[in-house]
Context: one part of a larger RNA
Formats: sequence, structure tokens, C1' cells
RNA sequence: CGGCGGGGGUUUGCGGGGGGCUGGCCCUAGUACGAGAGGACCGGGCCGGACGCGCCGCUGGUGGGCCGGUUGUGGGGCAACCGGCACCGCUGGGUAGCCACGUGCGGACGGGCGAACCGCUGAAAGCAUCUAAGCGGGAAUCCCUCCCCAAGACGAGCAUCCCCACUCUUUCUGAGGUAAGACCCCCGGCAGAUGACCGGGUUGAUAGGCGGCAGGUGGACCGCGGGCAACCGACUGGAGCCGAGCCGUCCUAAUGGUCGAGGGCGG
Repeated sequence: CGGCGGGGGUUUGCGGGGGGCUGGCCCUAGUACGAGAGGACCGGGCCGGACGCGCCGCUGGUGGGCCGGUUGUGGGGCAACCGGCACCGCUGGGUAGCCACGUGCGGACGGGCGAACCGCUGAAAGCAUCUAAGCGGGAAUCCCUCCCCAAGACGAGCAUCCCCACUCUUUCUGAGGUAAGACCCCCGGCAGAUGACCGGGUUGAUAGGCGGCAGGUGGACCGCGGGCAACCGACUGGAGCCGAGCCGUCCUAAUGGUCGAGGGCGG
């Protein structure tokens, strides 16, 4: 821009894409078959491998602004202690998130057309013949069925809900203020390179702060006891500290603005 008024959230599926794999064991059955050795079709069940999609409850990683321990050095400080640098100084753990080594699920079932091939009926050609007319079967293939995209599918679809039928005009139309609604802007996001997408914007829990909880570290400082000291120990006390998680709470920040229909011709 188009889709014959303007909008909102759904929806159909033209068409396109993805997927499509496979092993072992058991039962049927030591049956059919076979002198024996051996050993099935058909049908049913169980367990796997690789691959794919998803997820983080479990297990295990990462987790450089979480917690603890500790070395050297320089700094603040009377000290206690704190923070800087040294590969995140080294080291023991670790929430959320992201992950696999963890876990859930998938390939199917079924239908259609039909390859080789197997047949029925059957002439040309009194026979025979699956074929010439006609008909039935028949593959991991092909088309559906499953998953994803999808009406710019200009063949622009269907249904539903919301908004109205304004004012001016040189009346083909143009302009203006609005409606439903949308956008800019702002606060954000398990969305994301940016756009986009999703949530929120005071009639508000969107983010931050604060509070509680979960969770992680693992027992803070002071004081007390022991020791010359470094340091060790018990108590207050599962203490202190604590990023992303959950719930709550208007304390802080979400100020403010713009666009957007009036519905073709004829009877």
C1' cells in the first nucleotide's frame, strides 16, 4: 500500500516445512518342517541403541556482584575489623538461570493410490492365457493421518464482538475534532542483538526498595575460659551474612502526548 467504513481477539487451511531409523530377548513352540542336526511363517509381549523435541522435580555441571576458610603485600583503624591487588590470589561449597551426564515424550496405528509380483473371470485364437473389456490382492516407496508455519491463498476466505452514521466544504472529494481502538513515551519481562513479542502505567503490585518465607553457606562481632603468643574452646545461637526464587506491601519510579471511521454507482 492492497484486501470496498473503522477496529479487537479467535478461526478455516490453499500451499509449504518437519518427522519417517533400527537391534536384542521372551511367548506361541522345541510346535509346523526335518532321518537327525537344526528350527520357523503368522500373531502377541518386553527391554534397548542412535536421532529428534521439551523440561529442571531427581542426579550432576556451571554459577567472576552468594557464604565460608586461608597466604603475601600495601591501606583505613588504638584495636577489633573492613575493603584493594595478587589468574575470581588460592581454596571448600552453592540459589535462580543456562545445561547433560539427568528426566518426559516421539517414529506409531489406520486409510487411499498402486511397483515388482500373486490371482479371479476372460476372449481375440471352440483350447490355453492375470489382460485385450472387467475385477481382487500386493512394499520401509507416494498421498493422507501426526507436529509446525500459513488468507499478499490479489481466489486477499468464514464466524463473532466493539464503534458510530459528526462538523465545515469550490459535493469527484478535501479538511477538522472525535468513537472503538492503536501508537509514541515510560516501568519491566523466564521475549529479545536492534526492531518485534508479552505484561504494566496511579481505578496501579510492572520494576526497585522494604517485610516474611524458601534456599545457600555453616556457627558473625562483643564479652567469657585456656595459652607468653600465634591461636584454641564453649555459651548467647542453626548464629551472622545472603544475587537472580515465592508471597506481600504504594515507600521510590511508571510524567506526558499523538493518531484513528462517517462507509462506491444505479434501481
The part of an RNA shown here (large-subunit ribosomal RNA, domain VI) has 267 nucleotides and comes from a soil metagenome. Rfam family: Bacterial large subunit ribosomal RNA.